RNA sequence: UGAGCAGACUAUGCGGCAGCGUGAACGAAAUAGUUUAUGAGGAAAGUCCGGGCAUCACAGAGCAGGGUAGCUGCUAACGGCAGCCGAGGGCGACCUUAGGGCAAGUGCAACAGAAAUAAACUGCCUGAGAGAUCAGGUAAAGGUGGAAAGGCGAGGUAAGAGCUCACCGGGGUGCGGGAGACCGUACCGCCAUGUAAACCCUAUCCGAUGCAACGUCUAUUGGUGCUGUGCAUCUCAACGCCGGCUCGGCGGAUGUACAGUAAUGACGGCUUGAGCUUAUUGGCGACGAUAAGAGUAGAUAAAUUGCCGCACACGACAGAACCCGGCUUAUCGGUCUGGUCAUUAA
RNA sequence: GCGGAUAUAGUUUAUCGGUAAAACAUUAGCUUCCCAAGCUGAGGUGGUGGGUUCGACUCCCAUUAUCCGCUCCA
Repeated sequence: UGAGCAGACUAUGCGGCAGCGUGAACGAAAUAGUUUAUGAGGAAAGUCCGGGCAUCACAGAGCAGGGUAGCUGCUAACGGCAGCCGAGGGCGACCUUAGGGCAAGUGCAACAGAAAUAAACUGCCUGAGAGAUCAGGUAAAGGUGGAAAGGCGAGGUAAGAGCUCACCGGGGUGCGGGAGACCGUACCGCCAUGUAAACCCUAUCCGAUGCAACGUCUAUUGGUGCUGUGCAUCUCAACGCCGGCUCGGCGGAUGUACAGUAAUGACGGCUUGAGCUUAUUGGCGACGAUAAGAGUAGAUAAAUUGCCGCACACGACAGAACCCGGCUUAUCGGUCUGGUCAUUAA
Repeated sequence: GCGGAUAUAGUUUAUCGGUAAAACAUUAGCUUCCCAAGCUGAGGUGGUGGGUUCGACUCCCAUUAUCCGCUCCA
């Protein structure tokens, strides 16, 4: 200098005028009004996971059902993250990985091909036959296929074959190393293809419903449901409810009279939170500990906008609705940090 | 806001992981004086992008579009 890799940050900037939501103060019977402070994101999105919170039995057991799948850790938790192992890719920095079990069982493998888990079509060898051909041996060669019973070389043989041997590959057992996934090595042995994002098995996790949850207050016409109380009838086993079934739990059941309740509205839930910044510190890291500091959306038909001026690199994706941790997807550009490869020069 | 479902030809729907199909519609020919009906043929399709698999409409993931339900009823 060129090419490429990984990570972090940022999200046009400054100013003026008017307007809108929320908080505080002034004012006030209450509104209205005035002043002042503040007002979207890295994804607020998709709603794909996990948790908080709330109600249903202070949420119980088994089955069914669903999720996850190398190891060790982090965490409130996770299908997330970190480090490591194995496999694959790249000269490399580095990247990708649903990565348990087809040697528990079952299923499937179309077409082609002689044959698809089962083997003789061509070929090779031996024997018979005058010959066409027939019988036997053979998986080394051809052809089909995604896949043909380990690969390759040598020995061996009638021709061949793990039949034997060396190397490689895969499996089992032992020994050694490691916290573990796993790695190394010795011996045995080549017998059992692929598919579990096929059923299934193993291990492990999961109760259901979501802020339109839920709580408080006020008010109302009818129906219906629910709750409470009284009365009547029936009985001690039925019946009803608890997302499916079985346990288990709770409630006696039905009718009737009275009272209450729901919707709308108002308030709470609602934003101080497993949070943020800085410093020190433990750890390779995810993350943890200690100390100090700042605190600033909370609407409910739903505010965060409009106009103007200046500057430049000419401005992307996009708008909170209970909250938080992740993942995924969309995104004009810019800045910084640390590695790698090639070339040149010293 | 929360929860759920669907996507195959112009339309309505089928399809066990193994050549994507039917009806109507469109279109060409035959028939008819002409039209309709009828007969014979033709064209046209898995929302999009990845993955698993020898092979995907089908299984898995992401994404896009559409539809439905939720405040007891009037």

Source information: Predicted 3D model of RNase P RNA and transfer RNA as a complex of 420 nucleotides. It holds a member of the Rfam family "Bacterial RNase P class A". The family's RNA type in Rfam is ribozyme. From the family's description: Ribonuclease P (RNase P) is a ubiquitous endoribonuclease, found in archaea, bacteria and eukarya as well as chloroplasts and mitochondria. Model confidence (mean pLDDT): 76 of 100.